[in-house]
Molecule: RNase P RNA; transfer RNA
Organism: Frankiaceae bacterium
RNA sequence: CGAGCCGGCCGGGCGACCGCGUCAGCUGCCUUCGGGCGGUUGCCGAGGAAAGUCCGGGCUCCACAGGGCAGGGUGGUCGGUAACACCGACCCGGGGUGACCCGCGGGACAGUGCCACAGAGAACAGUCCGCCGGCGUCGGCUUCGGCCGGGGCCGGCAAGGGUGAAACGGUGGGGUAAGAGCCCACCAGCGUCCGGGGUGACCCGGACGGCUCGGCAAACCCCACCCGGAGCAAGGUCAGACAGGAAGCGUUCGAGGGCGGCCCGCCCGAGCUUCCGGGUAGACCGCUAGAGGUUGCCGGCAACGGUAACCGGAGAGGGAUGGUCGCCGCCUCGGCCGCAGGGCCGGGGUACAGAACCCGGCUUACAGGCCGACUCGUCCG
RNA sequence: GUGGGUGUAGCUCAGCAGGUAGAGCACCGGGUUGUGGUCCCGGGUGUCGCGGGUUCAAGUCCCGUCACUCACC
Numbered sequence: 001c002g003a004g005c006c007g008g009c010c011g012g013g014c015g016a017c018c019g020c021g022u023c024a025g026c027u028g029c030c031u032u033c034g035g036g037c038g039g040u041u042g043c044c045g046a047g048g049a050a051a052g053u054c055c056g057g058g059c060u061c062c063a064c065a066g067g068g069c070a071g072g073g074u075g076g077u078c079g080g081u082a083a084c085a086c087c088g089a090c091c092c093g094g095g096g097u098g099a100c101c102c103g104c105g106g107g108a109c110a111g112u113g114c115c116a117c118a119g120a121g122a123a124c125a126g127u128c129c130g131c132c133g134g135c136g137u138c139g140g141c142u143u144c145g146g147c148c149g150g151g152g153c154c155g156g157c158a159a160g161g162g163u164g165a166a167a168c169g170g171u172g173g174g175g176u177a178a179g180a181g182c183c184c185a186c187c188a189g190c191g192u193c194c195g196g197g198g199u200g201a202c203c204c205g206g207a208c209g210g211c212u213c214g215g216c217a218a219a220c221c222c223c224a225c226c227c228g229g230a231g232c233a234a235g236g237u238c239a240g241a242c243a244g245g246a247a248g249c250g251u252u253c254g255a256g257g258g259c260g261g262c263c264c265g266c267c268c269g270a271g272c273u274u275c276c277g278g279g280u281a282g283a284c285c286g287c288u289a290g291a292g293g294u295u296g297c298c299g300g301c302a303a304c305g306g307u308a309a310c311c312g313g314a315g316a317g318g319g320a321u322g323g324u325c326g327c328c329g330c331c332u333c334g335g336c337c338g339c340a341g342g343g344c345c346g347g348g349g350u351a352c353a354g355a356a357c358c359c360g361g362c363u364u365a366c367a368g369g370c371c372g373a374c375u376c377g378u379c380c381g
Numbered sequence: 382g383u384g385g386g387u388g389u390a391g392c393u394c395a396g397c398a399g400g401u402a403g404a405g406c407a408c409c410g411g412g413u414u415g416u417g418g419u420c421c422c423g424g425g426u427g428u429c430g431c432g433g434g435u436u437c438a439a440g441u442c443c444c445g446u447c448a449c450u451c452a453c454c
Stems, first nucleotide, its partner, number of pairs: 001377004006372005012328007020045002023042008047352001051363002054361005059231004066264004071227005076090005091105001092103004106222002111220002113216003127158001128161002130157006137150005169187006188212001190209008235285004244276006256268003292311008329350009382453007391406004400437001408424005430446005
């Protein structure tokens, strides 16, 4: 210098004018004296994702949550955490020259099932070509002993060819009619045992064994662990309105409800269901200080934890946070100047998106930019 | 807020225990006709919404994502 890989951060600044919302002060009108409507002044007023709502929790109510079945989820190990499907470190497998990246990563000797096409054969496999032996037969040659070649039947074989994603270990030797773990050596893999290291997943080494066992569980399924349900329209307080009627079931031999999959069990329990008719749809609390943030120190490889100091001004309810202008910044295009770093002029652009109970994650969107660690290649010293 | 469904040819839809994608209409080419239609013959024109994964193999299974749509309070 070029190419790449990983992590972190920012995501416009200042000013003026107009507009919107909460709150506070002052004030006009109305009032059922609680307040309501309006004016004016002042403070404050979105995010890294506020988003998707994909997970996990807090909180609230229902038995402060019980047993079983069903259902759902998770899936290497150890740790972190309030918890998780998140995060960290490590192990194993795969990819890359490398930094590094990817993995729903338990079980296929519990069972069931699937493996298209091609191919002879696809899971207790199998003989198409081929190799070999035996028995007939035909043809040729012959020194009459036989030899060579073609085709048929029976049998042996799994080496070689061929098909396929996958064909029942690999290489070498012995063996054989030809062959084959048939036998042997080495290697790979499986199982059992022993020794060592590690908290563990697992790794290293050795001995023995039968000689070899396909893949798919992101197919059903099995195993281990986890999960009660509903959601701020949760839930609570206050105010206000109205008109009841009919039918059915039930009142301790108990309807119905908590319980929104079913059963048991527990609790509440005198009302419940359907139809017709009538009324209301307001205010307040919950509501923002919370597993909060920043910095320093300590422990830890890290995620994270502990501790001290400091900081902390959105809370709407048809739902505010917007617009215009000026200057500057950043990016980009064109032109001019300069040996060059660069400078000047003009044009364009400045994203994604917006709170609604709160928090921890994940995922996705995003103009433009900054910082740091590392790798490979080339050149120079 | 909660729960579900759909996306395949220009249009409407099939395809389902994974095996290389079809039907009708439309379209294109040829024939019949003086011309057009009808009719006859032939032709599939496709990133299976998008990205990744599992698998020998994915429209189908899994994860993420986008768009549309339905139901309930």